[in-house]
RNA sequence: CCGUCCGGGAGAGAUCCCGAGCAGCCAGCGCGGGCCGCCGAAGGGGCAACCUCCCCGGAACCUCUCAGGCACCCAGGACCGGACGGGA
Numbered sequence: 001c002c003g004u005c006c007g008g009g010a011g012a013g014a015u016c017c018c019g020a021g022c023a024g025c026c027a028g029c030g031c032g033g034g035c036c037g038c039c040g041a042a043g044g045g046g047c048a049a050c051c052u053c054c055c056c057g058g059a060a061c062c063u064c065u066c067a068g069g070c071a072c073c074c075a076g077g078a079c080c081g082g083a084c085g086g087g088a
Base pairs, nucleotide, nucleotide: 001086002085003084004083005082006081007080008079013036016034017033018032019031021029022028037070038069039068043066044064045063046062050058051057
């Protein structure tokens, strides 16, 4: 430095419209799709704080939201801690 496992890990519409299903005739439930709105901590792009006195080079948790994501759960998740393995 890379990888594996375990633990922790945020943000943002339970909006609206359409469709079928369960269910039932008061209503409710989740699923798929669409418009708009929103989030930034997979990835990606941009500036360059910084590394570092200069060139080259690298480069953010800043910034853009292409991608991704937005009730709970699940999944993902930068980063942090622990254990193990490999490389230099």
The RNA shown here (Glycine riboswitch aptamer) has 88 nucleotides and comes from a soil metagenome. The prediction has a mean pLDDT of 77.